[in-house]
RNA sequence: CCAGAGGGUCGGGCGGCCGCGGGUGCGCAAGCAUGCGAGGAAAGUCCGGGCUCCACGGAACAACGGUGCCGGGUAAUGCCCGGCGGGGGCGACCCCAGGGAAAGUGCCACAGAGAGCAGACCGCCGACGUCCUUCGGGACAGGCAAGGGUGAAAGGGUGCGGCAAGAGCGCACCGCGCGACCGGCAACGGAAGCGGCAUGGUAAACCCCACCGGGAGCAAGACCGAAUAGGGACGGCACAUGGGCCUCGUUCCGGCCCGUCGUCCGGGUUGGUUGCUUGAGCGGCGGAGCGAUCCGUCGCCUAGAGGAAUGGCCGCACAGCCCCGAAAGGGGCGGACAGAACCCGGCUUACAGACCCUCUGGCAUA
Numbered sequence: 001c002c003a004g005a006g007g008g009u010c011g012g013g014c015g016g017c018c019g020c021g022g023g024u025g026c027g028c029a030a031g032c033a034u035g036c037g038a039g040g041a042a043a044g045u046c047c048g049g050g051c052u053c054c055a056c057g058g059a060a061c062a063a064c065g066g067u068g069c070c071g072g073g074u075a076a077u078g079c080c081c082g083g084c085g086g087g088g089g090c091g092a093c094c095c096c097a098g099g100g101a102a103a104g105u106g107c108c109a110c111a112g113a114g115a116g117c118a119g120a121c122c123g124c125c126g127a128c129g130u131c132c133u134u135c136g137g138g139a140c141a142g143g144c145a146a147g148g149g150u151g152a153a154a155g156g157g158u159g160c161g162g163c164a165a166g167a168g169c170g171c172a173c174c175g176c177g178c179g180a181c182c183g184g185c186a187a188c189g190g191a192a193g194c195g196g197c198a199u200g201g202u203a204a205a206c207c208c209c210a211c212c213g214g215g216a217g218c219a220a221g222a223c224c225g226a227a228u229a230g231g232g233a234c235g236g237c238a239c240a241u242g243g244g245c246c247u248c249g250u251u252c253c254g255g256c257c258c259g260u261c262g263u264c265c266g267g268g269u270u271g272g273u274u275g276c277u278u279g280a281g282c283g284g285c286g287g288a289g290c291g292a293u294c295c296g297u298c299g300c301c302u303a304g305a306g307g308a309a310u311g312g313c314c315g316c317a318c319a320g321c322c323c324c325g326a327a328a329g330g331g332g333c334g335g336a337c338a339g340a341a342c343c344c345g346g347c348u349u350a351c352a353g354a355c356c357c358u359c360u361g362g363c364a365u366a
Stems, first nucleotide, its partner, number of pairs: 001362010013316006020037002023034004039337001043348002046346005051217004064213005069083005084098001085096004099208002104206002106202003121148002123144003129140004156174006175197001176195003181190003221274004231265007242258005281300008320333005
């Protein structure tokens, strides 16, 4: 210098004027002064919690949903860290829903003879047995998974022996299974020896095993509470020409209620207050640990709206892009993704550009 890998920080700056939402102080008020005012993702609402209400005597089982190598961290997690195993890369490093296919069920399209208690389409043989024979052989019964072919996948691979031809049929090596013993907390790694080899894939298919899980969510929930209408209790007045009920097909008689006024009670709509922002908080320093993280100490307060503020204009330089120009220089455009709504911890997704640290491979020079 070129090409990469991992991680982190910022994501517009300064000044002036006007405005918006809360806080504090002064003021009778109008208002004035002062301080604060979006994010790394505030987003998706996908996980895990706090908090609140509802349900619930406890435990177990079943059902449903989720998670799934091991150890650690954490309030907790499906998150993070450190390892293990598998795969990719020359490498830094990256990726993996990574338990069980020897409990059972299902599926494996097309092609192919055969797709799971394997399979004779082509092919090889035809020793033993039968028939024929011109004695070369031919036909049949039958044997064979070595070769061809199909397929993503055809029941270990290579070689030698063996055989009629073949075949773990026998042997050597490799692979596979079991595995005394050794190392490691564990996942797992190594491995003497044994077994001719016996059961293909798929569990983000059912299923089995282990572990976890009560439901709803700040529009949760709590408090205050008029006017009108409606409900209840008590009391006063009125009490029929009407209606309802006792009551049944109809009628009559009888009983009760329906009215109005006043006082009180309870519920509750609009509305107001609260929940509401000091919290598993942030920063510095020191310590433990490979690390996630934890401990100690000092300092700081950093939005709380409720149809919902966080904005606009001007100036100055700085990045970036475009145009003119040989150059110096001049002119123009112009700030990425996006915006809190009870609060935290994660994950995922979006993001113009700038900067920093560590590492890998290559080239050149000394």
The RNA shown here (Bacterial RNase P class A) has 366 nucleotides and comes from Sphingomonas sp. It is recorded under the gene name rnpB. Its mean pLDDT, the model's own confidence on a scale to 100, is 76. Rfam family: Bacterial RNase P class A. It is annotated as a ribozyme.